[in-house]
Context: one part of a larger RNA
RNA sequence: ACCUACGAGUUACUGUUCUUGGCAAGGUUAAGUGUAAUGAUACACGCAGCCGAAGCGAAAGCGAGUCUGAAACGGGCGUUUAGUCAUGGGCAGUAGACGCGAAACCAAGUGAUCUACCCUUAGCCAGGUUGAAGUCUGGGUAACACCAGAUGGAGGACCGAACCAAUAAGCGUUGAAAAGCUUCUGGAUGAGCCGAGGGUAGGGGUGAAAGGCUAAUCAAACUUGGAGAUAGCUCGUACUCCCCGAAAUGCAUUUAGGUGCAGCCUUGUAACUUACUCAUUAGAGGUAGAGCGACUGAUUAGAUGCGAGGGCUUCACCGCCUAUCAAGUCUUGAUAAACUCCGAAUGCUAAUGAGUUCAAUUACAGGAGUGAGGGCAUGGGUGCUAAGGUCCGUGCCCGAGAGGAGAACAAUCCGGACCACCGGCUAAGGUCCCGAAAUGACAGCUAAGUUAAACUAACGAAGUCAGAUUGCUAAGACAGCUAGGAUGUUGGCUUGGAAGCAGCCAUUCAUUUAAAGAGUGCGUAACAGCUCACUAGUCGAGGAAUCUGGCGUGGAUAAUAAUCGGGUAUUAAGUUGUCUACCGAAGCCGUGGGAUCUUUAAAGAUCGGUAGGGGAGCAUUCCAUUCAGCGUCGAAGGCGUAUCGCGAGGUACUCUGGAGCGUAUGGAAAAGCAAAUGUAGGU
Numbered sequence: 001a002c003c004u005a006c007g008a009g010u011u012a013c014u015g016u017u018c019u020u021g022g023c024a025a026g027g028u029u030a031a032g033u034g035u036a037a038u039g040a041u042a043c044a045c046g047c048a049g050c051c052g053a054a055g056c057g058a059a060a061g062c063g064a065g066u067c068u069g070a071a072a073c074g075g076g077c078g079u080u081u082a083g084u085c086a087u088g089g090g091c092a093g094u095a096g097a098c099g100c101g102a103a104a105c106c107a108a109g110u111g112a113u114c115u116a117c118c119c120u121u122a123g124c125c126a127g128g129u130u131g132a133a134g135u136c137u138g139g140g141u142a143a144c145a146c147c148a149g150a151u152g153g154a155g156g157a158c159c160g161a162a163c164c165a166a167u168a169a170g171c172g173u174u175g176a177a178a179a180g181c182u183u184c185u186g187g188a189u190g191a192g193c194c195g196a197g198g199g200u201a202g203g204g205g206u207g208a209a210a211g212g213c214u215a216a217u218c219a220a221a222c223u224u225g226g227a228g229a230u231a232g233c234u235c236g237u238a239c240u241c242c243c244c245g246a247a248a249u250g251c252a253u254u255u256a257g258g259u260g261c262a263g264c265c266u267u268g269u270a271a272c273u274u275a276c277u278c279a280u281u282a283g284a285g286g287u288a289g290a291g292c293g294a295c296u297g298a299u300u301a302g303a304u305g306c307g308a309g310g311g312c313u314u315c316a317c318c319g320c321c322u323a324u325c326a327a328g329u330c331u332u333g334a335u336a337a338a339c340u341c342c343g344a345a346u347g348c349u350a351a352u353g354a355g356u357u358c359a360a361u362u363a364c365a366g367g368a369g370u371g372a373g374g375g376c377a378u379g380g381g382u383g384c385u386a387a388g389g390u391c392c393g394u395g396c397c398c399g400a401g402a403g404g405a406g407a408a409c410a411a412u413c414c415g416g417a418c419c420a421c422c423g424g425c426u427a428a429g430g431u432c433c434c435g436a437a438a439u440g441a442c443a444g445c446u447a448a449g450u451u452a453a454a455c456u457a458a459c460g461a462a463g464u465c466a467g468a469u470u471g472c473u474a475a476g477a478c479a480g481c482u483a484g485g486a487u488g489u490u491g492g493c494u495u496g497g498a499a500g501c502a503g504c505c506a507u508u509c510a511u512u513u514a515a516a517g518a519g520u521g522c523g524u525a526a527c528a529g530c531u532c533a534c535u536a537g538u539c540g541a542g543g544a545a546u547c548u549g550g551c552g553u554g555g556a557u558a559a560u561a562a563u564c565g566g567g568u569a570u571u572a573a574g575u576u577g578u579c580u581a582c583c584g585a586a587g588c589c590g591u592g593g594g595a596u597c598u599u600u601a602a603a604g605a606u607c608g609g610u611a612g613g614g615g616a617g618c619a620u621u622c623c624a625u626u627c628a629g630c631g632u633c634g635a636a637g638g639c640g641u642a643u644c645g646c647g648a649g650g651u652a653c654u655c656u657g658g659a660g661c662g663u664a665u666g667g668a669a670a671a672g673c674a675a676a677u678g679u680a681g682g683u
Stems, first nucleotide, its partner, number of pairs: 001683006011095008020086004026051003032045005055062002065077004098236002101233001105226006116200006123193002125190001127159003130155001134151006163187003168183004202218001204214003239617006249262005263370002265367007273359001274360001275356009289342001290340002296336002301331004307325002309322004373398010403414003418593004423589003429583003432567003438580001440579006451569002459554002463551008472542001480538005486511003491505003517532001521530002594607005618672001620669006627662001629661002637656002640653005
């Protein structure tokens, strides 16, 4: 992992509600007793008790009323009949109460054959080394001291086997082993190691102390019991078909992943248009916008400058000045969720009318689930006008929704799947090939493979197409070429110099001219030189400038190998506009079939679905009745085949098997397995 078997809403009592039945202003017996029967049981007795028929008040009490109160015009609770007993279903409560699951708590016991410490009594420690005290001899001293040599054999002494330990590494890690093996290592006469016997026991022991050890178990052992502890937590919870179908919100909560009430779902009963949509009419309101010489607040620039500050002057007063601040007024600009002189659209309320009719709505009664939501669009708050962020309002979708499109992709777009069909039409989206359908039509644009997916931007550029405006132009434009581009004058000042061209000044003037600046740029130390503006000639037709829009261009940068889904595509298969055809879904239509509901009986409508509510069935085991059922001429069970039923399942037949089994109608349940790291067995 698979197969087989087992495996989870039960039972009792109490209450509540519905169904069915009996009796009914009444209903009903309990224990018990008697009779009958083998027995389960049946019938009768037993009216004790219970519920109901009258309530109100704390009570006295009064009574279809009563209480409150001095009293009700009042107000509260009642009165204007329906109960009760039993079967069955739903649900609640009390019990283990759908099943499995703790860590723990308590009680009584069992353990020191492991291990910790202690007591008693035994045992063990190869070999080698060092050489303390003491003693002796000699030297030495006045005597000691002291020195030397021997002897001696001390030590939590040294080296190192047994023995004990466990430092480092390697191996082992479904091991040879639930702690080992190898090599190195520490102690090895000691606080040493060890045998046997004994002692200390669970909030206790023992501990050279690590919360260590206390029988592979220790921050409180093990066994049994209380015990099915408790678990707002996790997991699991078993046949079929049909109808409806949620919620992830509000308030509260020692509450936040729980629960109560409400909301939303379902079933029944009742009401019967109360509901929704549209139209008309009438309302309330201060949002969007707008505005602010209409308030409150904030506020731009300018003019004026009440007043203040500073400076000058003065003995003081007066006075003068200002790169300062600044009231008010005027001109001008602009602002607000907690500003409003104003002010919509929607939405909301009411009335009337119409439409919608298996529909909506409301009330009561039974049963729930939900109370972690999420995405998108839109109005906002928060955040960075960040987030697949977060918090509200409104709507849609996913959740609980299959199908088609979007390459893939809960939510986007299209569209809501009762079943069947080798029929048709469409939606979104598509029609060169992969791929069903246009290599469709017309008119443009793009040259960047831009693009055909994702929208990069500021900014830059004689890309290109279209449009608009203003000059110039056969009296010759624009560009090119040829020629001129002068004089007063080197303007004045400044300066070492300044002559068009460092800088400053200005009536930047005047003259000759076809035209020529007191000079556009280069250049010189300053001049010079080159050039431009401006003019003539040549040439011979459009030129120049500005603005707007379309499509392109640079800007352009990301992490495993690239790419529009791919191949590929250039008067497109890109892009803009217009048009026609076709393809395309479980949509719609057609044909056939099923179920549910309504009803005027001809028909019509409906049938996606999680949690959840309701309805109808199938199968299993047993019991009663039944078929005076079936069966060794072959029961149950088993491998198959055919057939019936929407399905759970049923029936028939062959073979197998070898002794029991069914039909119909009721009843009763140890009544259905894929899951629970389910339990047992097998493979």
A computed fold for a 683-nucleotide part of an RNA from Phocaeicola sp., annotated as large-subunit ribosomal RNA, domain II. It matches the Rfam family "Bacterial large subunit ribosomal RNA". The prediction has a mean pLDDT of 84. The RNAcentral record of the full RNA draws on ENA.